Large-subunit ribosomal RNA, domain VI from a Verrucomicrobiota bacterium, 268 nucleotides, folded computationally. RNAcentral holds the full RNA, with entries from ENA. The prediction has a mean pLDDT of 89.
[in-house]
Context: one part of a larger RNA
RNA sequence: CGGAGGAUACUUGAGGGGUUCUAACCUUAGUACGAGAGGACCGGGUUAGACGCACUUCUGGUGUGGCAGUUGUCGCGUCAGCGGCAGCGCUGCGUAGCCAUGUGCGGAAGAGAUAAGCGCUGAAAGCAUCUAAGCGCCAAGCUCAUCCCAAGAUAUGGUGUCCCGGACCGCGAGGUCCCCGAAGACCCGAGGAAGACUACCUCGUUGAUAGGCCAGAGGUGUAAGCAUCGUGAGGUGCUAAGCUGACUGGUGCUAAUCGGUCGGGCGG
Numbered sequence: 001c002g003g004a005g006g007a008u009a010c011u012u013g014a015g016g017g018g019u020u021c022u023a024a025c026c027u028u029a030g031u032a033c034g035a036g037a038g039g040a041c042c043g044g045g046u047u048a049g050a051c052g053c054a055c056u057u058c059u060g061g062u063g064u065g066g067c068a069g070u071u072g073u074c075g076c077g078u079c080a081g082c083g084g085c086a087g088c089g090c091u092g093c094g095u096a097g098c099c100a101u102g103u104g105c106g107g108a109a110g111a112g113a114u115a116a117g118c119g120c121u122g123a124a125a126g127c128a129u130c131u132a133a134g135c136g137c138c139a140a141g142c143u144c145a146u147c148c149c150a151a152g153a154u155a156u157g158g159u160g161u162c163c164c165g166g167a168c169c170g171c172g173a174g175g176u177c178c179c180c181g182a183a184g185a186c187c188c189g190a191g192g193a194a195g196a197c198u199a200c201c202u203c204g205u206u207g208a209u210a211g212g213c214c215a216g217a218g219g220u221g222u223a224a225g226c227a228u229c230g231u232g233a234g235g236u237g238c239u240a241a242g243c244u245g246a247c248u249g250g251u252g253c254u255a256a257u258c259g260g261u262c263g264g265g266c267g268g
Stems, first nucleotide, its partner, number of pairs: 001152001005163007015149004021049007033038001051106005059100004066093005071086006110144003117137004164267001165178005179265002184262004188204005209255003212251005218244003225238005
């Protein structure tokens, strides 16, 4: 921009894409078959592998703004206690998130038309013949089915809901004047398991959107200070302490202020 007024929500599915895997074991059954050796079809069940999708409860990885330990050095006048730098200085753990080696699920079942093939009826050709007319069966393949996208599917689909004036001129589409600028959308702002930007989603005081604060979870692992014991390194008590990013809930303390623009006026 289009889709014969403008919006908003939910949809149909033309069409397109993805998937389509395999093995072992148990059973049927040591049955059918076979002199024996051997050894099934069909059917039922249980596992496993590879692959794919999703997820993070568990097991693990990472976790550079969490906690602790510790070396050197510089600084805060000294002690104590802290901070900076050294690849996050090094080391041990580790929340959320993101992940796989972890967890869940999937390729099931079925229908239709067929290939090779197997048949029925059956002439041409008194026989025979699956084929010439006609009718069956049959594949991991084809079309459906299953999962995803999908109306620019220009044959532009469907459903619900919402919104919009008076006068004058004109046969009418429409035009002029005045008036009001609808539904809704955008701008702007607070943000987000959304994201390169954009888009998408939530929220904007009639508000829990983010931050702060409060409480909790989780993590780390018993802070500082004081007391006490020890010549001392250090130990013990107050103390499962102190600190704590992303997690959960609450709370208007801070910031989402005030506003602006588009969109028309009942529609070939």